[in-house]
RNA sequence: GGGUCUGUGGCCAAGCUGGUAAGGCGUUGGUCUCGUAAACCAAAGAUCGAGGGUUCAAAUCCCUCCAGGCCCU
Numbered sequence: 001g002g003g004u005c006u007g008u009g010g011c012c013a014a015g016c017u018g019g020u021a022a023g024g025c026g027u028u029g030g031u032c033u034c035g036u037a038a039a040c041c042a043a044a045g046a047u048c049g050a051g052g053g054u055u056c057a058a059a060u061c062c063c064u065c066c067a068g069g070c071c072c073u
Stems, first nucleotide, its partner, number of pairs: 001072007010025003019056001027043005049065005
């Protein structure tokens, strides 16, 4: 330099046939307990790597760039 894949809450991760983001862990509060843990209940937390474009509407399509993995030179 070329090709390809990935980039979503603190962490992992689904959604990628466009219609405003599921779940798990963790966190916080509560129930229970002498107390802690476990269990159960509830809550908060991401507008999706950055910018631009298409569209009534974009995490999802297109372009550029950034970061990382793999392959090739």